[in-house]
RNA sequence: AAGCAUUGCUAGGGGUCUGCGACUUGAGAAUAGCCGCAGUGAGAAAAACCCUUUGAACCUGAUGCGGGUCAUGCCGCCGUAGGGAAGCCAAGUUGAGAACAU
Numbered sequence: 001a002a003g004c005a006u007u008g009c010u011a012g013g014g015g016u017c018u019g020c021g022a023c024u025u026g027a028g029a030a031u032a033g034c035c036g037c038a039g040u041g042a043g044a045a046a047a048a049c050c051c052u053u054u055g056a057a058c059c060u061g062a063u064g065c066g067g068g069u070c071a072u073g074c075c076g077c078c079g080u081a082g083g084g085a086a087g088c089c090a091a092g093u094u095g096a097g098a099a100c101a102u
Stems, first nucleotide, its partner, number of pairs: 003093002008088003011052004016046001017039005023033002058083003064077004
């Protein structure tokens, strides 16, 4: 030099489900909206969380397949499948090569 991982600044990308209850709408126990609680999770409208090519953040496949649950991408497979948003500074670790000295 290159590699690895971390923090910061600026810019950008992404998701927001399920169940129960109340209110409103309504002929209706339908449907839809909003609020509260519960489940999972980093995050379920928080100006928060995660991710930015070293890319599983996230999307498509998918009204997918298997397991499990009150229910749900809740868990796993799919997945060395296809897409997907970048720059800079500092410092750490490992350490090739070159020069000089002994």
Notes
TPP riboswitch aptamer (THI element) from a Methylophilaceae bacterium, 102 nucleotides, folded computationally. It was read from a public genome assembly, where an Rfam model found it. Rfam family: TPP riboswitch aptamer (THI element). Rfam's curators write: Vitamin B(1) in its active form thiamin pyrophosphate (TPP) is an essential coenzyme that is synthesised by coupling of pyrimidine and thiazole moieties in bacteria. The previously detected thiamin-regulatory element, thi box was extended, resulting in a new, highly conserved RNA secondary structure, the THI element, which is widely distributed in eubacteria and also occurs in some archaea. Analysis of operon structures identified a large number of new candidate thiamin-regulated genes, mostly transporters, in various prokaryotic organisms. The THI element is a riboswitch that directly binds to TPP to regulate gene expression through a variety of mechanisms in archaea, bacteria and eukaryotes. through a variety of mechanisms in archaea, bacteria and eukaryotes. Gene Ontology term of the family: thiamine pyrophosphate binding. The coordinates come from a structure-prediction model, not an experiment, and the mean pLDDT is 76. Lineage of the source: Bacteria > Pseudomonadota > Betaproteobacteria > Nitrosomonadales > Methylophilaceae.